Context: one part of a larger RNA
RNA sequence: UGCAUACGACGGAUGCCUUGGCAUUAGAAGGCGAUGAAGGACGUGAUAAUCUGCGAUAAGCUUCGGUUAGCUGAUAAAUAAGCUCUAACCCGAAGAUCUCCGAAUGGGAAAACCCAGUGGUCAUCAGACCAUUAUCCUUAACUGAAUACAUAGGUUAAGGAGGCAAACCUAGGGAACUGAAACAUCUAAGUACCUAGAGGAAAAGAAAUCAACCGAGAUUCCCUUAGUAGCGGCGAGCGAACGGGGACCAGCCCUUAAGCAUAUUUUAAAUUACUAGAAUGUUCUGGAAAGUUCAACGAUACAGGGUGAUAGUCCCGUAUAGGAAAGUUUAAUUUAUGUGAAAUCGAGUAAGGCGGCGCACGUGAAACGCUGUUUGAACAUGGGGGGACCACCCUCCAAGGCUAAAUACUCUCUAAUGACCGAUAGUGAACAAGUACCGUGAGGGAAAGGCGAAAAGAACCCCGGGAGGGGAGUGAAAUAGAACCUGAAAUCGUAUGCAU
Numbered sequence: 001u002g003c004a005u006a007c008g009a010c011g012g013a014u015g016c017c018u019u020g021g022c023a024u025u026a027g028a029a030g031g032c033g034a035u036g037a038a039g040g041a042c043g044u045g046a047u048a049a050u051c052u053g054c055g056a057u058a059a060g061c062u063u064c065g066g067u068u069a070g071c072u073g074a075u076a077a078a079u080a081a082g083c084u085c086u087a088a089c090c091c092g093a094a095g096a097u098c099u100c101c102g103a104a105u106g107g108g109a110a111a112a113c114c115c116a117g118u119g120g121u122c123a124u125c126a127g128a129c130c131a132u133u134a135u136c137c138u139u140a141a142c143u144g145a146a147u148a149c150a151u152a153g154g155u156u157a158a159g160g161a162g163g164c165a166a167a168c169c170u171a172g173g174g175a176a177c178u179g180a181a182a183c184a185u186c187u188a189a190g191u192a193c194c195u196a197g198a199g200g201a202a203a204a205g206a207a208a209u210c211a212a213c214c215g216a217g218a219u220u221c222c223c224u225u226a227g228u229a230g231c232g233g234c235g236a237g238c239g240a241a242c243g244g245g246g247a248c249c250a251g252c253c254c255u256u257a258a259g260c261a262u263a264u265u266u267u268a269a270a271u272u273a274c275u276a277g278a279a280u281g282u283u284c285u286g287g288a289a290a291g292u293u294c295a296a297c298g299a300u301a302c303a304g305g306g307u308g309a310u311a312g313u314c315c316c317g318u319a320u321a322g323g324a325a326a327g328u329u330u331a332a333u334u335u336a337u338g339u340g341a342a343a344u345c346g347a348g349u350a351a352g353g354c355g356g357c358g359c360a361c362g363u364g365a366a367a368c369g370c371u372g373u374u375u376g377a378a379c380a381u382g383g384g385g386g387g388a389c390c391a392c393c394c395u396c397c398a399a400g401g402c403u404a405a406a407u408a409c410u411c412u413c414u415a416a417u418g419a420c421c422g423a424u425a426g427u428g429a430a431c432a433a434g435u436a437c438c439g440u441g442a443g444g445g446a447a448a449g450g451c452g453a454a455a456a457g458a459a460c461c462c463c464g465g466g467a468g469g470g471g472a473g474u475g476a477a478a479u480a481g482a483a484c485c486u487g488a489a490a491u492c493g494u495a496u497g498c499a500u
Base pairs, nucleotide, nucleotide: 001499002498003497004496005495006494007493008492009491015485016450017449020421021420022418023417024416025415026414027413028412029410030409031164032163039101040100041099042055043054044053046079049075050074051073061095062094063093064092065091066090070083071082072081106115107114108113116133117132118131119130120129121128122127135161136160137159138158139157140156141155142154143153168199169197170196171195172194173193179186183233209216210215220247221246222245223244224243230238231237251402252401253400254346259339260338261337262336263335266332267331268330269329270328271327272326274322275321276320280295281294284291296313297312298302304316305315306314351375352374353373354372355371356370357369358368361387382397383396384395385394386393437444438443457484460471461470462469463468
């Protein structure tokens, strides 16, 4: 040095576990905000820190319910001081308080700070406390220039708005990469993104619609028609409708209506705490019985979880039955108020010309819809459409308005499910995680779970400066000793044997 065997060190794979995630189903909710939100800063405990709660009334105050004998949140044990059957703590509902910043709104500002005005109360001075003072819009009143009437402007009052929030929706704007194997029409795509606005849905909607000589009868969504008819440097690609089958169905109004909103009466239901809730003992093994043995019992309850191994009958629950002082919601109902409200059955409209856009349809034979510009009707004896256009025929009635459901989505709450994950997985995050850390900043962004049934977490002695170890003790186990379940491999040793 190699090989073999044994025992270790290091390391943290694997197995098992789950406090956390992921996806989905059903129901609820779909908003919060000047009565100051979302989100924060700073405080607040017998408390140094972090989390949670709360706000100078500060891990809390009041009332009403529920429940109950213990309680003073967590990491986090102990101590101190207290509370409590005169009902604490805890759970639910309603209320009070709620510093400062933040739309932030008295003015300012480098957010959590600085500096005021006015009125009131108190006060001996100094001052203290309370209230109020932003902007815009609408309405009303009072004032009021150049300028006579007036108007602009000003002041005051009342009401409203503002900001935040995951997606869904409507509208106004609107790319490029890319594809066309280059690229310009085209595509990507009316997508991403920006802006405005609304609702729990939004939008659309009761035919100037289709159809085809038969007829249908608002809108929306799904399946189909159909990758069809078509469009297209007829390239790449784009791509209907009629009709059929389903979901859901609801119709109305304009000389004052259907309806909608708010408040209110009554009734019912749901929801926000909870209550009752069946039935077992033994033998053996073991540290421990829920395992095993023998013999029982309940079941409208053998869903699930926990308990020292695997429990229907030990605990929490579960089936079932019951329950609300207070609040919230829904449905029906009574009454009242507001809205509907634009206008007078639709005129600078329909239609035409020019230029564009939307329609699956790229100007094409291009109808139809929208309109920047320019012209410009008729008035039901009328007008629009039926894919250039004309006739016949059929059908409908524009230029006013409202309308539930079927449809889309999930920041969120409740209940439940999973041939979903199981710590390099599953959320970035099972742990002080959007933390530590990085960056001037926008922003980027981790690692990190497991002793044991119970801390019983190793008194005491010895070696050592300590770290650490050896005894002793606990425990079923300490090679379960906190660097703690299991403990693979790479890697490093010790001992023995063989070989060189």
The part of an RNA shown here (large-subunit ribosomal RNA, domain I) has 500 nucleotides and comes from Candidatus Ruthia sp. Cpac_8_S14. The coordinates come from a structure-prediction model, not an experiment, and the mean pLDDT is 84. Rfam family: Bacterial large subunit ribosomal RNA. Gene Ontology terms of the family: structural constituent of ribosome and ribosome.